[in-house]
RNA sequence: GAUUUAUAAAGAAGUGGCGAGAGACAGGCUCAAUGACCCACUGGCAACCCUCCAAUUGGAGAAGGUGCCAAUUCCUGACCAGGGUGCAUGGUGCUUCUUGGAAAGAUAAAUU
Numbered sequence: 001g002a003u004u005u006a007u008a009a010a011g012a013a014g015u016g017g018c019g020a021g022a023g024a025c026a027g028g029c030u031c032a033a034u035g036a037c038c039c040a041c042u043g044g045c046a047a048c049c050c051u052c053c054a055a056u057u058g059g060a061g062a063a064g065g066u067g068c069c070a071a072u073u074c075c076u077g078a079c080c081a082g083g084g085u086g087c088a089u090g091g092u093g094c095u096u097c098u099u100g101g102a103a104a105g106a107u108a109a110a111u112u
Base pairs, nucleotide, nucleotide: 001112002111003110004109005108006107007106013042014041015040016039017038021031022030023029025077026076027075028074043069044068045067048065049064050061051060052059053058073104079101080100081099082098083097084096086094087093088092
């Protein structure tokens, strides 16, 4: 890097370093010299792997491996389905709003 499965409206920040962009991509919106992003240390959240009890499914825990600590994955997104508005209409098409799915990205676990 690829594949499969699972998860996401909850939760959790200080100090130091650096110095200009950052929030994947596009649009929006936001964060940022009152120093963001990133890095280090310390602290924390969570409970995927894990540990213990029960024994596949339930419960407890946090030593260890990851992850995470602005905003719902910050919001929307080619496409599909349901519902509503408006315009034209013979079937129907288009506009716009909305719900769900899919897609995309992220993380974990397993395989490669």